[in-house]
Background: The RNA shown here (transfer RNA) has 74 nucleotides and comes from a Candidatus Heimdallarchaeota archaeon. Rfam family: tRNA. The family's RNA type in Rfam is transfer RNA. Gene Ontology term of the family: triplet codon-amino acid adaptor activity.
RNA sequence: GAGGACGUAGUGAAGCUUGGUAUCAUGCGUGCUUGGGGAGCACGUGAGCGAGGGUUCAAAUCCCUCCGUCCUCA
Numbered sequence: 001g002a003g004g005a006c007g008u009a010g011u012g013a014a015g016c017u018u019g020g021u022a023u024c025a026u027g028c029g030u031g032c033u034u035g036g037g038g039a040g041c042a043c044g045u046g047a048g049c050g051a052g053g054g055u056u057c058a059a060a061u062c063c064c065u066c067c068g069u070c071c072u073c074a
Stems, first nucleotide, its partner, number of pairs: 001073007010026004020057001027045006050066005
């Protein structure tokens, strides 16, 4: 220099193809349970989606640019 993949709660993933206000697990908090703890159960909790711009009534999702990580080629 060329091509490709990825970036979403504290952590790990799904959702993107097909636009309609983000799901699951784990973690954390409270309660129940226990002699106490753990496990289990119930309720609750936290991200607006790497950054900026565009399209649209509406963007995590479509388009453009940039940033970061990784891989391949040179």